[in-house]
This is a predicted structure of a 61-nucleotide RNA (transfer RNA) from Sciurus vulgaris.
Taxonomically the source falls in Sciurus (Eukaryota, Bilateria, Tetrapoda, Sciuridae).
Rfam family: tRNA. It is annotated as a transfer RNA.
The RNAcentral record of the sequence draws on Rfam.
RNA sequence: UGUGGCUCAGUGGUAGAGCACAUGCCUAACAUGCCCGAAGUCCUGGGUUCAAUUCCCAGCA
Numbered sequence: 001u002g003u004g005g006c007u008c009a010g011u012g013g014u015a016g017a018g019c020a021c022a023u024g025c026c027u028a029a030c031a032u033g034c035c036c037g038a039a040g041u042c043c044u045g046g047g048u049u050c051a052a053u054u055c056c057c058a059g060c061a
Stems, first nucleotide, its partner, number of pairs: 001061002005019004013050001021037001024034002043059005
């Protein structure tokens, strides 16, 4: 340090962005651009709390 496939945000109250992917438009086709969508048991197990991705402990990598 561990959060969508990848790179990363997210200071306790319904989890987000970029890239990638998919739909549609555009094109002879591709790319670019625009539109729209899917994709997360937030590393695992406990504790605290009305409530934990967030705080604490242990473990794993």